This is a predicted structure of a 67-nucleotide RNA (transfer RNA) from a pig gut metagenome. Rfam family: tRNA. Its family is annotated with triplet codon-amino acid adaptor activity in the Gene Ontology. The RNAcentral record of the sequence draws on MGnify.

RNA sequence: GGCAUAGCUCAACUGGUAGAGCGUCGGUCUCCAAAACCGAAGGCCGUGGGUUCGAUUCCUACUGCCC
Numbered sequence: 001g002g003c004a005u006a007g008c009u010c011a012a013c014u015g016g017u018a019g020a021g022c023g024u025c026g027g028u029c030u031c032c033a034a035a036a037c038c039g040a041a042g043g044c045c046g047u048g049g050g051u052u053c054g055a056u057u058c059c060u061a062c063u064g065c066c067c
Base pairs, nucleotide, nucleotide: 001066002065003064004063007022008021009020010019016053024040025039026038027037028036046062047061048060049059050058
């Protein structure tokens, strides 16, 4: 100096309660399975504090990782 967001890999919005791919589960198909297609579940965004009507987003301290 940079990073921390779903089980994993990563987006997003320069303030108005967040998505994708893979994976998982269910269904269709199949003799069974895989593949393909359809659908679903799953995250109060590392922790505390501050600013604000409102913070994942801005400020700050700390923790962890990378240079």